[in-house]
Parts: sequence; C1' cells; structure tokens
RNA sequence: GCCGGAAUAGUUUAAUUGGCUAAAACGAAUUCCUUGUAAGACUUAAAUAUUGGUUCAAUUCCAGUUUUCGGCA
Repeated sequence: GCCGGAAUAGUUUAAUUGGCUAAAACGAAUUCCUUGUAAGACUUAAAUAUUGGUUCAAUUCCAGUUUUCGGCA
C1' cells in the first nucleotide's frame, strides 16, 4: 500500500435478515435483612464509535472518518 471482519451500559454478550419502551449476566447505588460484614430479597441508574445519505421509520441498509483484528505484498 491492497483486501476482509469488528465497534451496543463500567465489563462480557443478545437484538432472525428495517417496525412494540434495545434484553441479559457480572459490576455500581438505595432500601430490607444482620450486633456488624458477607450472602440473600426488592428497586433504580447506565449503552448502539462518529459524520452524512436512503426510508414514514435505521443498532440493522449505503458512503466517509476514527479505532481495532486478520490476511497478502
């Protein structure tokens, strides 16, 4: 330099080929329980890398950029 894959909560993964309030585990916080801690129960907050395009509607499709992984040279 060329080709291909990936980017979603703090972390790890879903979301069936565009359509219901983006789901779950671990983690965090409040409350309960306990003499206290741990464990346990309830509840809460938290995410689609970014900029545009297509569409009534985009995590999903298209293009650019960024980061990362792999292959060729």
This is a predicted structure of a 73-nucleotide RNA (transfer RNA) from Hericium erinaceus.
The coordinates come from a structure-prediction model, not an experiment, and the mean pLDDT is 80.
It matches the Rfam family "tRNA". By type it is a transfer RNA.
The RNAcentral record of the sequence draws on ENA and Rfam.